Record summary:
The RNA shown here (c-di-GMP-I riboswitch aptamer) has 79 nucleotides and comes from a Nitrospiraceae bacterium.
RNA sequence: CCGCCGAAAGGGCUCAACCCGGGUGACCGGGUGUCGCAAAGCCACCUGUCCUGAAAAAGAGGAGAGAGGGGCUGUCGAA
Numbered sequence: 001c002c003g004c005c006g007a008a009a010g011g012g013c014u015c016a017a018c019c020c021g022g023g024u025g026a027c028c029g030g031g032u033g034u035c036g037c038a039a040a041g042c043c044a045c046c047u048g049u050c051c052u053g054a055a056a057a058a059g060a061g062g063a064g065a066g067a068g069g070g071g072c073u074g075u076c077g078a079a
Base pairs, nucleotide, nucleotide: 005077006076012037013036017032018031019030020029021028022027035066041072042071043070045069046068047067049063050062051061052060
């Protein structure tokens, strides 16, 4: 120095709920909040889920990704 790993320290993010606003909707932005998280940082390639629409299926457009897999980057340094 790198990898694995995850004690400690300094910190970080923020589930649900509520308030304001946007959207047909899933949901999103801000504030309060704080169940949790060592990648709960980023991407959206695959699967699954949700919305619109569709007679059904297929296909199309969207949402989310704190559902799983995958890719990229990253703080600290005990065993």
The coordinates come from a structure-prediction model, not an experiment, and the mean pLDDT is 84. The model forms 95% of the base pairs in the Rfam consensus.